[in-house]
Context: one part of a larger RNA
């Protein structure tokens, strides 16, 4: 360089914009730079290929002839790729009606419920556990009413459901942002597609500076359990957890399945529009779009299983993989305030 892969065997980058760069919808006009043809010159020698010859053969050696491809100039072709220009609407964008949604920020408000504090009532236990102790309580707890206080979380609604790229989102109002999804077919006229590099985004845990602090609870301590028991169980309880701003950049970040078109049986259920039926809704009904699921032929897979949400069948384009173990180490360099990330070896050994 070619090649063969990446759902479970080794391999899909955590996700999104977007640069270079590769890829490109329909026509008509040119150019001829890619492609193709002819011509000349070039195409050392060796090597290759056929022949001859030697050295008894071979290997080797000498020699002919041929094939090969590169450039270069001149000169033609014009279907595809490209350059230039003109048209065009189906790709893509916008415009106008409408819909559904925990999509994303900021603000304010609400009831359960827990603890906690004050008051009443009330008396001797409550708590926990497999049993138990520790722990709370005659300083009156545990119950129970009433009022106070604080922080977290939003039951029911809930769903095999929506919303987002992705991480993710769930009480309520409002503001303000953003995407989708129909209908219409009024404009733009290829304005696309991916996307090395880079930008920003990224649960938890975990840091920094300030705050908060009910409950839960790494560490910690005590009680049990044991042979022990640095654990399970139990009673405290720091950091966390929560809020502001700033890092950190990592996961079984999973659909273990990149990303965009197009094409290929059906059958159901669901959610959100349109459109028909209908006085109106509801139900139904269309295969009409767009989402989500279950199952299922054709094909595909090593099997399992995947099937219009492909893992079928093509095209474009990134990421990555190459026996295990050493090792996501070490070393070195960017990053980080640290933890540590990111890039990633060999020795040696099976």
């Nucleotide at each position: 360089c070619u090649g063969g892969g990446c759902g479970u065997a080794a391999a899909g980058g955590g996700a999104g914009c977007g640069u270079a760069g590769g890829c490109g919808g329909u026509u008509c006009c040119u150019c001829a730079a890619g492609u193709c043809g002819g011509a000349u010159g070039u195409g050392a020698a060796a090597u290759c290929u056929u022949c001859u010859g030697a050295c008894u053969c071979a290997a080797u050696c000498a020699g002919a002839a041929g094939g090969g491809g590169u450039c270069a100039u001149c000169u033609g072709a014009u279907a595809c790729u490209g350059g230039g220009g003109g048209a065009c609407u189906u790709g893509a964008g916008a415009g106008c009606g409408g819909c559904a949604g925990a999509g994303g920020a900021a603000a304010a408000u609400g009831g359960a419920a827990u603890u906690u504090c004050c008051g009443g009532u009330g008396u001797a236990g409550c708590g926990g556990u497999g049993a138990a102790a520790u722990g709370c309580g005659u300083a009156g707890a545990u119950a129970u009413c009433g009022g106070g206080a604080a922080g977290a979380a939003c039951a029911c609604c809930a769903g095999u459901g929506g919303c987002g790229a992705a991480g993710g989102c769930g009480a309520u109002u409002u503001u303000c942002c953003a995407g989708g999804c129909u209908g219409u077919u009024u404009c733009u006229g290829a304005c696309g597609c991916u996307g090395a590099g880079g930008c920003u985004c990224g649960a938890a845990a975990g840091c920094g500076u300030g705050g908060g602090g009910a409950g839960c609870g790494a560490a910690g301590c005590g009680g049990a359990u044991u042979a022990g028991a640095u654990a399970c169980c139990c009673g405290c309880g720091u950091a966390g957890u929560c809020c502001a701003c700033g890092c950190c950049c990592u996961a079984a970040a999973c659909g273990g399945u990149g990303g965009a078109c197009a094409c290929u049986a059906g059958a159901u259920a669901u959610a959100g529009g349109a459109g028909g039926u209908a006085u109106c809704g509801a139900c139904c009904c269309u295969u009409u779009c767009u989402g989500u699921g279950u199952c299922g032929a054709a094909g595909c897979u090593a099997a399992c299983g995947c099937u219009u949400u492909a893992a079928g069948u093509g095209u474009c384009c990134c990421g990555c993989c190459u026996g295990g173990g050493g090792a996501g180490u070490a070393c070195g360099g960017c990053c980080g305030c640290a933890a540590g990330g990111c890039u990633g070896a060999a020795a040696c050994u099976c």

A computed fold for a 350-nucleotide part of an RNA from a metagenome, annotated as small-subunit ribosomal RNA, central domain. Model confidence (mean pLDDT): 84 of 100.